About this RNA:
Large-subunit ribosomal RNA, domain II from a marine metagenome, 681 nucleotides, folded computationally. Rfam family: Bacterial large subunit ribosomal RNA. The full RNA is in RNAcentral, with records from SILVA. The coordinates come from a structure-prediction model, not an experiment, and the mean pLDDT is 84.
Context: one part of a larger RNA
RNA sequence: GCAUGGGAGUUAUCUUUUGUUGCAAGCUUAAGGGGUGAUACCCGUAGGCGUAGGGAAACCGAGUCUUAAUAGGGCAUUAGUAGCAGGAGGUAGACGCGAAACUAGGCGACCUAUCCAUGGCCAGGCUGAAGGUUGGGUAAUACCAUCUGAAGGGCCGAACCGGUGUACGUUGAAAUGUGCUCGGAUGAGUUGUGGAUAGCAGUGAAAAGCUAAACGAGCCUAGAGAUACCUCGUUCUCACCGAAAUAUAUUUAGGUAUAGCCUCAGGUUAAGCUGCUCGGGGGUAGAGCACUGGUUGUCAUGAUGGGGGAGCAAUCCUUCACUUGGCUGCUAAACUCCGAAUACCGAGUUUGCAUUUCCUGGGAGUCGGACUGUGGGGGAUAAGCUCCAUGGUCGAGAGGGAAACAGCCCAGACCCACGGAUAAGGUCUCUAAUUCAUACUAAGUGUGAAAGGAUGUUGAUGAUCAUAAACAGCUGGGAGGUUGGCUUAGAAGCAGCCAUCCUUUAAACAACGCGUAACAGCGGACCAGUCUAGGUUAUUAGCGCCGAAAAUGUAUCGAGGCUAAGUAUGAUACCGAAGCCGGGGGUUGCAUAUUUAUAUGCAGCGGUAGGUGAGCGUACUGCGGUAGGAUGAAGUUGGACCGAAAGGACCAAUAGACGAAACAGUAGUGAGAAUCCAUGC
Numbered sequence: 001g002c003a004u005g006g007g008a009g010u011u012a013u014c015u016u017u018u019g020u021u022g023c024a025a026g027c028u029u030a031a032g033g034g035g036u037g038a039u040a041c042c043c044g045u046a047g048g049c050g051u052a053g054g055g056a057a058a059c060c061g062a063g064u065c066u067u068a069a070u071a072g073g074g075c076a077u078u079a080g081u082a083g084c085a086g087g088a089g090g091u092a093g094a095c096g097c098g099a100a101a102c103u104a105g106g107c108g109a110c111c112u113a114u115c116c117a118u119g120g121c122c123a124g125g126c127u128g129a130a131g132g133u134u135g136g137g138u139a140a141u142a143c144c145a146u147c148u149g150a151a152g153g154g155c156c157g158a159a160c161c162g163g164u165g166u167a168c169g170u171u172g173a174a175a176u177g178u179g180c181u182c183g184g185a186u187g188a189g190u191u192g193u194g195g196a197u198a199g200c201a202g203u204g205a206a207a208a209g210c211u212a213a214a215c216g217a218g219c220c221u222a223g224a225g226a227u228a229c230c231u232c233g234u235u236c237u238c239a240c241c242g243a244a245a246u247a248u249a250u251u252u253a254g255g256u257a258u259a260g261c262c263u264c265a266g267g268u269u270a271a272g273c274u275g276c277u278c279g280g281g282g283g284u285a286g287a288g289c290a291c292u293g294g295u296u297g298u299c300a301u302g303a304u305g306g307g308g309g310a311g312c313a314a315u316c317c318u319u320c321a322c323u324u325g326g327c328u329g330c331u332a333a334a335c336u337c338c339g340a341a342u343a344c345c346g347a348g349u350u351u352g353c354a355u356u357u358c359c360u361g362g363g364a365g366u367c368g369g370a371c372u373g374u375g376g377g378g379g380a381u382a383a384g385c386u387c388c389a390u391g392g393u394c395g396a397g398a399g400g401g402a403a404a405c406a407g408c409c410c411a412g413a414c415c416c417a418c419g420g421a422u423a424a425g426g427u428c429u430c431u432a433a434u435u436c437a438u439a440c441u442a443a444g445u446g447u448g449a450a451a452g453g454a455u456g457u458u459g460a461u462g463a464u465c466a467u468a469a470a471c472a473g474c475u476g477g478g479a480g481g482u483u484g485g486c487u488u489a490g491a492a493g494c495a496g497c498c499a500u501c502c503u504u505u506a507a508a509c510a511a512c513g514c515g516u517a518a519c520a521g522c523g524g525a526c527c528a529g530u531c532u533a534g535g536u537u538a539u540u541a542g543c544g545c546c547g548a549a550a551a552u553g554u555a556u557c558g559a560g561g562c563u564a565a566g567u568a569u570g571a572u573a574c575c576g577a578a579g580c581c582g583g584g585g586g587u588u589g590c591a592u593a594u595u596u597a598u599a600u601g602c603a604g605c606g607g608u609a610g611g612u613g614a615g616c617g618u619a620c621u622g623c624g625g626u627a628g629g630a631u632g633a634a635g636u637u638g639g640a641c642c643g644a645a646a647g648g649a650c651c652a653a654u655a656g657a658c659g660a661a662a663c664a665g666u667a668g669u670g671a672g673a674a675u676c677c678a679u680g681c
Base pairs, nucleotide, nucleotide: 001681002680003679004678005677006676011092012091013090014089015088016087017086018085019084020083021082022081023080026049027048028047032043033042034041053060054059063075064074065073066072095233096232098230102223103222104221105220106219107218113197114196115195116194117193118192119191120190121189122187124156125155126154127152131148132147134145135144136143160184161183162182165180166179167178168177199215201211202210203209236615237614238613239612240611241610246259247258248257249256250255260366261365262363263362264361265360266359267358272353273352275349276348277347278346279345280344286338287336288335292332293331294330295329297327298326299325300324302322304321305320306319307318308317309316310315369394370393371392372391373390374389375388376387377386378385399410400409401408414585415584416583419581420580425575426574427573428560429559430558435571436570437569438568439567440566446562452546453545456543457542458541459540460539461538462537463536464535465534473530474529475528476527477526479503480502481501484498485497486496509524512523513522514521586605587604588603589602590601591600592599593598594597616670618667619666620665621664622663628658635654636653637652638651639650641648642647
């Protein structure tokens, strides 16, 4: 891992409710007794529930309580009871498995910790303390030397004890080892045997170490099915309806209670929703500045304040603030002179929907929500962020589209079929389906991006110049007073300062740029000629361009590829879904009809948690060891049959003795999951 088998809402009792049966103002027995094939049947009336309530009570009573008051109001004013069956709750292990722990009593020191008693063991080598001898030495000691001597938690190093580093091993040779290396090795040494100490206890040169291979409290058994607001699992079918992820409270936040939302039964009734009309209140969006605040410019105002200047001073001038006023430009969730759309409330109504709403009772589940549109708060006008409000979808929703893609777009799947017409979205090929018209784009833009940048290109609207010739080009002119004055070494249009006139002219600057030491020189403005028909400029719209660098491989159209098969507008046809229509069938509800189980009509039939209804099958019991059965039961295997499903027949083979159906009853009643249990492979 697979196979086979096992494997989870039970039982007792009490309460409540629904159905049903008996009896009914009553109903019923319990223990116990009798009795039977039997749990039948008979007795047993102790007790229980009901028949009257109201009040705290006295008490009164179909009423009573409150109260001064039947003024009003509260409660009450005749159906129960005993079984059986179903739903639910309480008490019990209470759907099943699962702790870590707690308590009690025992068992352990053959491992290991420490201790006690009694024994054993430590090759070899090195060092050479004290003391002593002899000699020297001293007044005597001291002291010195030689030899002797043998000490030591001394030194080196086997056995022995250990376990430093490293490699290997790591489903090992081994549940801690092996190789090399390393520490101690006469000691706080090591070891044999016997003995002592234990579970909130021991022992511990102390690591919470060790106490028999897992010790921050051993092991075994019991309390015990401890408890588990937690996780996992919970076994046949079909039909109808169908949620929630919110509020409040909570030692509460992943739990629970009540309400909300779902379902079933019964009931009163037209209350409900929606469209339209009418009537309401409001202070949001917007807008505004009249208030409250913030804020721009300007003018005025003043025995006002500060600074600066002039002046001997008085005073004057100027500037910055401030006060008040006029004009002017803005601004606010906690501003409003104003003020919508919606929403909400009410009324009316022959808009439409229809038991939708409401009441009573039985049963729930839900209290982690997600994204998306819109209005907001928080955050950074970040987040697949977070918190509200209000819609949608998912959740619990399949189908088509978006290449793929819970939450986006279209659309809500009862079943069957190779029928039709459509939605979103599409129609060159992959891939079902198309042809046009008018424009634009040249960037493969389309098929990713900003500020910003640009004679890209196509439109629109202005302004202005132009056959009295524009714009550009080319040819020529571009002068005189004058080198203006000042300044300066010089300053001549062109370092700088001041002024910027006049004349001749078609026109020509006291000069726009380059240039010179200063002149000179070269252009420009300006004018004429030539040429010839549009030119210049601003604003604005469409589509493009640049801006544009990333990590495995093109890789920002799904691919091929496309100049349309791109973009805009318009037209046309088609494709396209489980939506709609047509055909056949099933089923639920309602209505009608009758033959009461059928027909017709209408409306439905996605679905998790969950509620409700109807069934299938298994074992056993009754009928009954009955029908059937060696001319072959059960079981097993195979098969092309039937039923909407759970399932049910039939035939054949095998097997070799049992054994239905129908109708009832009772449950140890249905397996794929629980890191489920047992066995096998």